[in-house]
RNA sequence: AUCUUAUCCAGAGUGGCUGAGGGAACAGGCCCUUUGAAGCCACAGCAACCGGUUCAAGGCAGCUCUCCCGGGCUUUUUUGAAUGCUGGUGCUAAGUCCUUUCUGGAGCUGCGGCUCUGGGAUAGAUAAGAU
Numbered sequence: 001a002u003c004u005u006a007u008c009c010a011g012a013g014u015g016g017c018u019g020a021g022g023g024a025a026c027a028g029g030c031c032c033u034u035u036g037a038a039g040c041c042a043c044a045g046c047a048a049c050c051g052g053u054u055c056a057a058g059g060c061a062g063c064u065c066u067c068c069c070g071g072g073c074u075u076u077u078u079u080g081a082a083u084g085c086u087g088g089u090g091c092u093a094a095g096u097c098c099u100u101u102c103u104g105g106a107g108c109u110g111c112g113g114c115u116c117u118g119g120g121a122u123a124g125a126u127a128a129g130a131u
Stems, first nucleotide, its partner, number of pairs: 001131008013043005021032003027099003044092003049088002051085001052083008061074005096123001100121009
């Protein structure tokens, strides 16, 4: 960098350096910002994708008890739940700040359209896996 899958209406900030922009991209809107933007650093926090641990249920295999029915143990694996755990990432204004496109529903209408809302697609972000 590309591809696949999952998630995206929740959550969580202080200090230091610095000094003018920032909210992904074009544009528009709206907003944040010298009461200090972005960036960097330190510390703190949030979440729970991956990993760890624990518990429950199921499967494969092995060992074992039993006359049989059946039971016990171990390894491994699947699913679910719990846990923040000196692990790997991520994140800590606003729904991914809003917008595009297809489509279902409701309301209004001067029939041009407008508003609200559900679902899909596209784009983006993050994680995990693959190349």

The RNA shown here (SAM riboswitch aptamer (S box leader)) has 131 nucleotides and comes from an uncultured Planctomycetaceae bacterium. The prediction has a mean pLDDT of 83.